This is a predicted structure of a 72-nucleotide RNA (transfer RNA) from a bacterium. The coordinates come from a structure-prediction model, not an experiment, and the mean pLDDT is 82. Its Rfam family is "tRNA". It is annotated as a transfer RNA. Gene Ontology term of the family: triplet codon-amino acid adaptor activity.

RNA sequence: GUCCCCAUAGCUAAAUGGAUAAAGCGUGGGCCUCCGAAGCCCAAGAUCGAGGUUCGAUUCCUCGUGGGGACG
Numbered sequence: 001g002u003c004c005c006c007a008u009a010g011c012u013a014a015a016u017g018g019a020u021a022a023a024g025c026g027u028g029g030g031c032c033u034c035c036g037a038a039g040c041c042c043a044a045g046a047u048c049g050a051g052g053u054u055c056g057a058u059u060c061c062u063c064g065u066g067g068g069g070a071c072g
Base pairs, nucleotide, nucleotide: 001071002070003069004068005067006066007065010025011024012023018055027043028042029041030040031039048064049063050062051061052060
C1' cells in the first nucleotide's frame, strides 16, 4: 500500500428491514436465613461516529474512527 473480518449494557453475546433491542455473568434493592458469598424475586443499564437508501435501519450503502487478520 491492497484486500478481508469485527464494533450492541461494566464483561460475554443474540436479534429475516418491522414487537417495548433478548440472554448469561456482574451491579443495586428485596425475600429467605443465626449470618450469608447459596437459593428465589424485582430493578437500572446498550446498538462506535457522520451521512445516504427506505413508510420503517442493530440489520443495506458510503466515508471516517478503533481493533484483528491475509498478502506485498